[in-house]
Context: one part of a larger RNA
RNA sequence: AUUAGGUGGAUAGCUUGGCUUGAGAGGCGAAGAAGGAUGUGACAAGCUGCAUUAAGCCUAGGCGAGGUGCAUGUAACCUUUGAACCUAGGAUCUCCGAAUGUGACUUCACAAUAAGUCCUAACGGACAGCGAACGCGGGGGAUGGAAACAUCUUAGUACCCGCAGGAAAAGAAAUCAAUUGAGAUGCUGUGAGUAUCAGCGAGAGAAAGCAGCACAGGGCAAACUGAAUCUGUUACAGUAAUGUAAUAGAGAUGUGGUGUUUUGGACAUUCUUUUGACCCUAAUUAGCUUAGUUGAACUCUCCUGGAAUGGAGGACGGAAAAGGGUGAUAGUCCCGUAGAUUAAGGCUAAUGGGCUUUGAAUGUAUCCAGAGUACUGCCUCUUGGAUAUGAGGUAGGAAUUUGGGGGCCAUCAACCUCCAACCCUAAAUACUCCUCAAGACCGAUAGCGCAGAAGUACCGCGAGGGAAAGCUGAAAAGAACUCUUGGCAGAGAGUUAAAAGACCUUGAAACCUAAUAGUU
Numbered sequence: 001a002u003u004a005g006g007u008g009g010a011u012a013g014c015u016u017g018g019c020u021u022g023a024g025a026g027g028c029g030a031a032g033a034a035g036g037a038u039g040u041g042a043c044a045a046g047c048u049g050c051a052u053u054a055a056g057c058c059u060a061g062g063c064g065a066g067g068u069g070c071a072u073g074u075a076a077c078c079u080u081u082g083a084a085c086c087u088a089g090g091a092u093c094u095c096c097g098a099a100u101g102u103g104a105c106u107u108c109a110c111a112a113u114a115a116g117u118c119c120u121a122a123c124g125g126a127c128a129g130c131g132a133a134c135g136c137g138g139g140g141g142a143u144g145g146a147a148a149c150a151u152c153u154u155a156g157u158a159c160c161c162g163c164a165g166g167a168a169a170a171g172a173a174a175u176c177a178a179u180u181g182a183g184a185u186g187c188u189g190u191g192a193g194u195a196u197c198a199g200c201g202a203g204a205g206a207a208a209g210c211a212g213c214a215c216a217g218g219g220c221a222a223a224c225u226g227a228a229u230c231u232g233u234u235a236c237a238g239u240a241a242u243g244u245a246a247u248a249g250a251g252a253u254g255u256g257g258u259g260u261u262u263u264g265g266a267c268a269u270u271c272u273u274u275u276g277a278c279c280c281u282a283a284u285u286a287g288c289u290u291a292g293u294u295g296a297a298c299u300c301u302c303c304u305g306g307a308a309u310g311g312a313g314g315a316c317g318g319a320a321a322a323g324g325g326u327g328a329u330a331g332u333c334c335c336g337u338a339g340a341u342u343a344a345g346g347c348u349a350a351u352g353g354g355c356u357u358u359g360a361a362u363g364u365a366u367c368c369a370g371a372g373u374a375c376u377g378c379c380u381c382u383u384g385g386a387u388a389u390g391a392g393g394u395a396g397g398a399a400u401u402u403g404g405g406g407g408c409c410a411u412c413a414a415c416c417u418c419c420a421a422c423c424c425u426a427a428a429u430a431c432u433c434c435u436c437a438a439g440a441c442c443g444a445u446a447g448c449g450c451a452g453a454a455g456u457a458c459c460g461c462g463a464g465g466g467a468a469a470g471c472u473g474a475a476a477a478g479a480a481c482u483c484u485u486g487g488c489a490g491a492g493a494g495u496u497a498a499a500a501g502a503c504c505u506u507g508a509a510a511c512c513u514a515a516u517a518g519u520u
Stems, first nucleotide, its partner, number of pairs: 001516006012505001013471002017442002019439006025432002027130002035096003038051003042074002046070002057090006066078003101110003116127004134165001135163005144153002149199001175182002186213005196204002217424003220370001224257002228255001229250009263369004267363005276355001278354003283351007292341003298314001299330001300313004315332002323335003375396007403419005458465002478504001481492004
């Protein structure tokens, strides 16, 4: 070096699993959750299911021949008097756990109508705990950067705490704009890495406007009125919301009505006639959801083959040539697909019921229009906010419609603009524990850490860390029997299309062995 083997598990092919996107849905819990422990099977270690009624019990519906989970064995049973399985509703549901009679804790003991807080006269009711991310609020770092480091930055990030919802938050101008004007908020693009801030270093970093998505506006306090109001319980009517009556309370420290913005409102006079983002729904109708049902057309001839879905020839259906399976590549074999249809239950909407509810003009004598607030000095934090963001502390401290705030330095005037010190508000937006569908995504060192009893084995006192591991064949037909043998295994025989022989598809390289050739 070649040849023949071994070892090894790359590569190729495959996919049960992931990943991403879109839609849906967005909660569970003292009627005891989430999560566990222990039990539970004829034989039962693990997973799954279930709870002493324990891989299950009952009822209603579906389905229609098999069934007793993963799990392929034996046994014993169930089932057309309809099992198994699927959907819906119900029963049971040990102990621990918010854990809640008391006390312990690895899941127990003692006891017996028994926790705590809040509301209530009473009856009775509420709260707690869990949950992937998203949200709002209260606290709040460091490593690192600045080529050191201290202001600064990282960053109001990580993390901790509280609270909520299917979204949350924000929100109807004491807003912007600039001599034209716009008209709540949120989100997207742009404006723009601009203005601005900054040991003016490192770096940080808007807004108006414009273009889109989506659109929605309302209620109090006060003036005036003065109990005209509301709640519990009981009775009656009603499916209910609710109404009526009785009774007990709330309420003059003001329940109800009125009224809500630049000039308006109260008040006086004169016209005018409507609403809701509210509650209920037995019944009726519609849609969605939650098992299903129906669903066209060749198993025609010949050839190859282990096998036809392949080749040749001849047919057929299509509102169905999406996809998967079947012994190779199937519109017409099977499941499906397009289309059609459907039950109790659940959800939504409508019909219906209840409660609730107008809008405008003119006049202007009198009255009302949010106070330790606005604003100012000092200190601190925050912000792009610079003297001109927002907030807190501290010391002062207004005006009242002939009023007040703002228009990016102070003051004055003019001009423009808005009305603080009370509250509510759908949609456009964010997210994915969960369900469904899809994909120019990955294909077993990839894709989730996990395609297998994976948060397992294993490691760590602990917090915590955390794997590897897929493929016989169409069908087990999984190699009867003989020989060797302690066993593994080997030699025959047999199965198969093929040993593909269970260390099982393909079977690269490194590495090892033998033989042969060459060289030394």
Description:
The part of an RNA shown here (large-subunit ribosomal RNA, domain I) has 520 nucleotides and comes from a Candidatus Woesearchaeota archaeon. The full RNA is in RNAcentral, with records from ENA. Taxonomically the source falls in Candidatus Woesearchaeota (Archaea, Nanobdellati).